Background: The prediction has a mean pLDDT of 81. This is a predicted structure of an 82-nucleotide RNA (transfer RNA) from Brachybacterium kimchii. It matches the Rfam family "tRNA". Its family is annotated with triplet codon-amino acid adaptor activity in the Gene Ontology. By type it is a transfer RNA. NCBI's taxonomy places the organism under Bacteria, Bacillati, Actinomycetes, Micrococcales, Brachybacterium. The sequence is in RNAcentral, with records from ENA.

RNA sequence: GCCCGCCUGGCGGAACUGGUAGACGCGCCGAGCUCAAACCUCGGUGCCGCGAGGCAUCCGGGUUCGAUCCCCGGGGCGGGCA
Numbered sequence: 001g002c003c004c005g006c007c008u009g010g011c012g013g014a015a016c017u018g019g020u021a022g023a024c025g026c027g028c029c030g031a032g033c034u035c036a037a038a039c040c041u042c043g044g045u046g047c048c049g050c051g052a053g054g055c056a057u058c059c060g061g062g063u064u065c066g067a068u069c070c071c072c073g074g075g076g077c078g079g080g081c082a
Base pairs, nucleotide, nucleotide: 001081002080003079004078005077006076007075010026011025012024019065027045028044029043030042031041032040046055047054048053058074059073060072061071062070
């Protein structure tokens, strides 16, 4: 330099052909249980806002009524070739 793949919460990882995000697990917080813990059980857990609500899938554009998904450019990581 060329080619291919990937990028989603604190972490892993879903969302199959575009249909209105974050399932599930781990972790964390709170409660129960215990003399106290561990285990286990229950509830909660992106950001902003008093609230209504708004924003958020690496970044910036585009297509579309609608984008994590499609298109273009950029960045990062991994792999292959030279």